Lysine riboswitch aptamer from a mouse gut metagenome, 164 nucleotides, folded computationally. The coordinates come from a structure-prediction model, not an experiment, and the mean pLDDT is 78.
[in-house]
RNA sequence: GAUAGAGGUUGCGUAGAUCAUAAGUAAUUUACCGGAUGCGGCAGGCGCAGAAGAAGGUAGAGGAAAGGGAGUUACGCCGAAAGAAUUGACUUUCCUGCAAAGGGAUUCUUGGGCAUAGGAUGAAUAAUCAUAUGACUGUCAUCUGGAACGGAUGGGGCGCUAUC
Numbered sequence: 001g002a003u004a005g006a007g008g009u010u011g012c013g014u015a016g017a018u019c020a021u022a023a024g025u026a027a028u029u030u031a032c033c034g035g036a037u038g039c040g041g042c043a044g045g046c047g048c049a050g051a052a053g054a055a056g057g058u059a060g061a062g063g064a065a066a067g068g069g070a071g072u073u074a075c076g077c078c079g080a081a082a083g084a085a086u087u088g089a090c091u092u093u094c095c096u097g098c099a100a101a102g103g104g105a106u107u108c109u110u111g112g113g114c115a116u117a118g119g120a121u122g123a124a125u126a127a128u129c130a131u132a133u134g135a136c137u138g139u140c141a142u143c144u145g146g147a148a149c150g151g152a153u154g155g156g157g158c159g160c161u162a163u164c
Stems, first nucleotide, its partner, number of pairs: 001164005008078001011077006018070002028061006037049004041098005081110007090102004111137002114134004119129003139155006
């Protein structure tokens, strides 16, 4: 240098269908009150709706979906993947600016999952993300033990093991 592997039955990620939640919520619509503004992410512009009655309120009718989640099936894998920062005549949202979301490139961090704490996102007490703490687990190094799949300390995936 090349090839092949291991950590876990809660390793990581993707996709389909089902189920629950979202929610008796939103759209739409009826009646009454009300009486001039409301909507397009924010501002400006430009549009749309509005005395043939706006916003808002009360009482009905009506009735979803997306994202996220649970288990299951299939597939791809072991920096699998996740996050942060920077960047582009990048894409979307009526135009401009901002903002948000998506994805590409570069750099950096994290061995892995779990529990707890507050924080962010979220409809949520679900879940996810980062941080901190805790034990567990896998691997390597050093020391220790007669030995044990033993014990102690420390490190990280650009690592570890095997073969050529």